[in-house]
RNA sequence: GGGGCGGUAGCUCAGUCGGUCAGAGCAGACGACUCAUAAUCGUCCGGUCACGGGUUCAAGCCCCGUCCGCCCCA
Numbered sequence: 001g002g003g004g005c006g007g008u009a010g011c012u013c014a015g016u017c018g019g020u021c022a023g024a025g026c027a028g029a030c031g032a033c034u035c036a037u038a039a040u041c042g043u044c045c046g047g048u049c050a051c052g053g054g055u056u057c058a059a060g061c062c063c064c065g066u067c068c069g070c071c072c073c074a
Stems, first nucleotide, its partner, number of pairs: 001073007010026004019057001028044005050066005
């Protein structure tokens, strides 16, 4: 230098063919249970979908550019 994959909650990740709430588990807070703790159960909290632009009535998803991480080729 060229190519591929990835970037979504504090962490690990889903998210189909563009639409219906942006979700799950863990973590955290509160509560239930218990003599108490753990476990378990319930509720809640938590998001600039890497960044900037474009297309569209509508973008996490499509297009362009940039940044970052991993891998391959040279």